[in-house]
This is a predicted structure of a 350-nucleotide part of an RNA (small-subunit ribosomal RNA, central domain) from a metagenome. The prediction has a mean pLDDT of 87. Its Rfam family is "Bacterial small subunit ribosomal RNA".
Context: one part of a larger RNA
RNA sequence: CUGGGCUUAAAGGGUGCGUAGGCGGUGGAGUAAGUCGGGUGUGAAAUACCAUAGCUUAACUAUGGAACUGCACUCGAUACUACUUUGCUAGAGUAAGACAGAGGUGAGUGGAACUGAGGGUGGAGCGGUGAAAUGCGUUGAUAUCCUCAGGAACACCGGUGGCGAAGGCGACUCACUGGGUCUUUACUGACGCUGAUGCACGAAAGCUAGGGUAGCAAACGGGAUUAGAUACCCCGGUAGUCCUAGCCGUAAACUCUGAGAACUUGAUUGAAGGAUCCUCCAUAGUCUUUCAGUCGUAGCGAAAGUGUUAAGUUCUCCGCCUGGGGAGUAUGGUCGCAAGGCUGAAACUC
Numbered sequence: 001c002u003g004g005g006c007u008u009a010a011a012g013g014g015u016g017c018g019u020a021g022g023c024g025g026u027g028g029a030g031u032a033a034g035u036c037g038g039g040u041g042u043g044a045a046a047u048a049c050c051a052u053a054g055c056u057u058a059a060c061u062a063u064g065g066a067a068c069u070g071c072a073c074u075c076g077a078u079a080c081u082a083c084u085u086u087g088c089u090a091g092a093g094u095a096a097g098a099c100a101g102a103g104g105u106g107a108g109u110g111g112a113a114c115u116g117a118g119g120g121u122g123g124a125g126c127g128g129u130g131a132a133a134u135g136c137g138u139u140g141a142u143a144u145c146c147u148c149a150g151g152a153a154c155a156c157c158g159g160u161g162g163c164g165a166a167g168g169c170g171a172c173u174c175a176c177u178g179g180g181u182c183u184u185u186a187c188u189g190a191c192g193c194u195g196a197u198g199c200a201c202g203a204a205a206g207c208u209a210g211g212g213u214a215g216c217a218a219a220c221g222g223g224a225u226u227a228g229a230u231a232c233c234c235c236g237g238u239a240g241u242c243c244u245a246g247c248c249g250u251a252a253a254c255u256c257u258g259a260g261a262a263c264u265u266g267a268u269u270g271a272a273g274g275a276u277c278c279u280c281c282a283u284a285g286u287c288u289u290u291c292a293g294u295c296g297u298a299g300c301g302a303a304a305g306u307g308u309u310a311a312g313u314u315c316u317c318c319g320c321c322u323g324g325g326g327a328g329u330a331u332g333g334u335c336g337c338a339a340g341g342c343u344g345a346a347a348c349u350c
Base pairs, nucleotide, nucleotide: 004321005320006319007304008303012318014201015200016199017198021194022193023192025088026087027086028085029084030083031082033081034080035077036076037075038074039073040072041071042070049065050064051063052062053061054060091191092188093187094186095184096183097182098181099180103177104176105175106174107173108172109171110154114150115149116148117147118146119145120144121143125136126135162169163168206247207246208245209244210243211242215241216240220236221235222234223233258317259316260315261314262313263312266295267294268293269292270291271290272289273288274287275286276285299306300305323350324349325348332343333342334341335340
């Protein structure tokens, strides 16, 4: 080198874009670099191998042969790979016409609820719990009605429904904007796939500066419970949660299942289109493309299970694993304001 793996045993990068690289549809022509064949030269001797021979045999030695699987040159072959050239349309993309959607960004608007303030009614409790107490209340609470203010979140619709690469996205309207699907096939003509380094995005929490703060609520204070109670329960309550600008770059970032392509019995549900049948129309039906689920055949699998959305049968490319602990630690490097992130051992021990 070959040989094994990555749903749950160690192991898929959080996600995308993309550089180098690797791999790459189909026809013709050419070249002959890889590839294959012949020839020539060389491949020292010894060793090793084969056959003989010499020491009484062996070890040992000698002779001959083969070998030295290599390299160079040369003459050829042309299926495949490569390169050059010329075509094709099944991959990929563009165009035209439709369609669905919480996809994104910004601005504006709305109602319910909540809290606070002011006013009216009212007059002793309210609140809370397993039970209580702390707490609030005659300076008039709770309850109820009116008015005003504020901030945050958007009930019903709402659905194993939809959209997005992932994180994620849910009131309404407008503006700008990304992607997708279907149909026609008009155009380009392999323009493709993957992707080390890199760049971008990336929940929550956290950080910096400035605002905002209704509710909730780490920390903290108090009341309970308890042997204790630095908790669970209750009353309060600050960061934070919200906005703007920047940083952080991690998650059970999970489908614990990388991306792309091809092939391989089916049933059924939902979503977005298209076509078609019944004399016309509509619904239903049938066919078909795409997406999201459930069940399940063969197969696979240690089993659980998976099963056209594969964990089946294959190919290409990337990432990762190699006993447990030590340890995602130490050290060095690098990034960060910090918190820390990324990279990442060993001794020792079982």